Overview
A computed fold for a 75-nucleotide RNA from a Nanobdellota archaeon, annotated as transfer RNA. Rfam family: tRNA. Its family is annotated with triplet codon-amino acid adaptor activity in the Gene Ontology. Its mean pLDDT, the model's own confidence on a scale to 100, is 82. The RNAcentral record of the sequence draws on ENA.

RNA sequence: GGGCUUGUAACUCAGUCUGGAUAGAGUGCUAACCUUCUAAGCUAGAAGUCGCAGGUUCAAAUCCUGCCAAGCCCG
Numbered sequence: 001g002g003g004c005u006u007g008u009a010a011c012u013c014a015g016u017c018u019g020g021a022u023a024g025a026g027u028g029c030u031a032a033c034c035u036u037c038u039a040a041g042c043u044a045g046a047a048g049u050c051g052c053a054g055g056u057u058c059a060a061a062u063c064c065u066g067c068c069a070a071g072c073c074c075g
Stems, first nucleotide, its partner, number of pairs: 001074007010027004020058001029045003033041001051067005
């Protein structure tokens, strides 16, 4: 220098192929219940510029382009 993969909640991930209307799960966190207390259990809640920027579209996490970061391969 070239190619491929990945980037979504504090963490681990799904959703992307086939665009569709409030972006989800588990763990963790907070609060209430339960318990003599803690843990466990149960209920509720908060938490996201979907890596960044631009484009296409009525509509983009999803399609296109560039860039950034990490990993792998080739030279």